[in-house]
RNA sequence: GCGGUGCCGCCGCCCAAUCGCCGGAAGGCGAGCCGGGGAACCAGGUACCCGGGGUGAAUCCGCGCGAGCGGUAGGGGCCGCUUCCGCCCCGAACCCGUCAGCUAACCCGGUCGGCGGUCGAUGGAAGGGAA
Numbered sequence: 001g002c003g004g005u006g007c008c009g010c011c012g013c014c015c016a017a018u019c020g021c022c023g024g025a026a027g028g029c030g031a032g033c034c035g036g037g038g039a040a041c042c043a044g045g046u047a048c049c050c051g052g053g054g055u056g057a058a059u060c061c062g063c064g065c066g067a068g069c070g071g072u073a074g075g076g077g078c079c080g081c082u083u084c085c086g087c088c089c090c091g092a093a094c095c096c097g098u099c100a101g102c103u104a105a106c107c108c109g110g111u112c113g114g115c116g117g118u119c120g121a122u123g124g125a126a127g128g129g130a131a
């Protein structure tokens, strides 16, 4: 010097997942944020089969005995900002347990995790902002 790995710090990204206080730590409390349950009104009702519901962007379709493959609703990233177009990536997982439409009061829960900082679509158009 190059490459790899680990730790610490800083900056940034996805996400509700941040902040403050106490504690040696584990954790606790509060604020903020997110989600669920839960009247009236409204919506929906009826028979057979199929249980159904929730978090999340993560559904649905085709092929395949299957593993899986190809698409796709949807989500994220990339021009300082916004919108459209374009390009790239994701399109998982988990929970409740036969029960949940909406929903004031009220009640309950969560506040994890993951990633980037050497090479590029640092893109095109329009709008807006600053100087």
Stems, first nucleotide, its partner, number of pairs: 010117005018031005032111006042101001051099001052096004060071004074090005081127005

This is a predicted structure of a 131-nucleotide RNA (c-di-AMP riboswitch aptamer (ydaO/yuaA leader)) from Micromonospora sp. ATCC 39149. The coordinates come from a structure-prediction model, not an experiment, and the mean pLDDT is 80. The sequence was found by an Rfam model in a public genome assembly. Rfam family: c-di-AMP riboswitch aptamer (ydaO/yuaA leader). Its family is annotated with regulation of gene expression and cyclic-di-AMP binding in the Gene Ontology. From the family's description: This family represents a conserved RNA structure found upstream of the ydaO and yuaA genes in Bacillus subtilis and related genes in other bacteria. Lineage of the source: Bacteria > Bacillati > Actinomycetes > Micromonosporales > Micromonospora. The model forms 96% of the base pairs in the Rfam consensus.